Model confidence (mean pLDDT): 84 of 100. Transfer RNA from Candidatus Gottesmanbacteria bacterium GW2011_GWA2_43_14, 72 nucleotides, folded computationally. Rfam family: tRNA. By type it is a transfer RNA.
RNA sequence: GCCAGGGUAGCUCAGUGGUAGAGCACUACAUUCAUAACGUAGCGGCCGAGAGUUCGAUCCUCUCCCCUGGUA
Numbered sequence: 001g002c003c004a005g006g007g008u009a010g011c012u013c014a015g016u017g018g019u020a021g022a023g024c025a026c027u028a029c030a031u032u033c034a035u036a037a038c039g040u041a042g043c044g045g046c047c048g049a050g051a052g053u054u055c056g057a058u059c060c061u062c063u064c065c066c067c068u069g070g071u072a
Stems, first nucleotide, its partner, number of pairs: 001071007010024004018055001026042004048064005
């Protein structure tokens, strides 16, 4: 340089066109003599950046940035 995959919550990951979810973590409550575990609730993301298509984009198209693998 070229090819492929990836970038979504603090972390690990879902989500193939109709206003984004789970687990863990964190906070509060409940429980307990107390702690842990379990339970309930809450907090937390304008989805890497920009543009285009569309009534509507995390999703489709283009450019750029970053990560991983392959290739000479």